[in-house]
Context: one part of a larger RNA
RNA sequence: CGUUGGAAAUUUGAGGGGAUCUGACACUAGUACGAGAGGACCGUGUUGGACGUACCGCUGGUGUACCAGUUGUUUCGCCAGGAGCAUAGCUGGGUAGCUACGUACGGAACGGAUAAGUGCUGAAAGCAUCUAAGCACGAAGCCGGCCUCAAGAUAAGAUUUCCUUAUAGGGUCGUUAGAGACGAUGACGUUGAUAGGCUGCAGGUGUAAAGGCAGAGAUGUCAAAGCCGAGCAGUACUAAUUGCCCGAAAG
Repeated sequence: CGUUGGAAAUUUGAGGGGAUCUGACACUAGUACGAGAGGACCGUGUUGGACGUACCGCUGGUGUACCAGUUGUUUCGCCAGGAGCAUAGCUGGGUAGCUACGUACGGAACGGAUAAGUGCUGAAAGCAUCUAAGCACGAAGCCGGCCUCAAGAUAAGAUUUCCUUAUAGGGUCGUUAGAGACGAUGACGUUGAUAGGCUGCAGGUGUAAAGGCAGAGAUGUCAAAGCCGAGCAGUACUAAUUGCCCGAAAG
């Protein structure tokens, strides 16, 4: 821009894409078969491998500053206690998020038409013949079935609702995240929990400083302490103000 009024939702599916893998073991059954040795078809079940999709409850990884320990040095006048730098100084842990080594699920079943092949009936050709007319089976393959995209499918589809003489509805702007390079998408904008703050909780670290007490002292104790990024709730304290713009066809 189009889809022939403008919108907001919900859809149909022409067509496209994805997936399509496979082992072992057990039962049937030591059965059929076979002198024996050996040893099935068919049909069931269990459990794997590789691959794929999704997720983070579990097990782990990461987690550049969340907690603690600690070395050297500089510094805050000194002590104590901190801060800076040294790969994040090093070390031990670790929330959210992201993840695999973790977890869940998938390939199918089934239907249709067939290939090679197997047949029925059956003439030409009094027989025979799966074929000439006719009919039935038969593959991981084909068409569906499963997942997904999809009306620019210009053949531009359908349904519901709203708006009609200034609206319906959008945008700008702001707070933003489950979204994100930017646009876009989603949530919210005081009739408000959208983000921050605060409070509580979860979770992490592991028992802060100061002071008291005990001990000669190291140290212990008051103390599950103190601190804490992303998590979950609550709470209008802060910021989402007021506006402006677009939007009119037929009848």
This is a predicted structure of a 251-nucleotide part of an RNA (large-subunit ribosomal RNA, domain VI) from Quyinboa ferrireducens. The prediction has a mean pLDDT of 88. The full RNA is in RNAcentral, with records from ENA.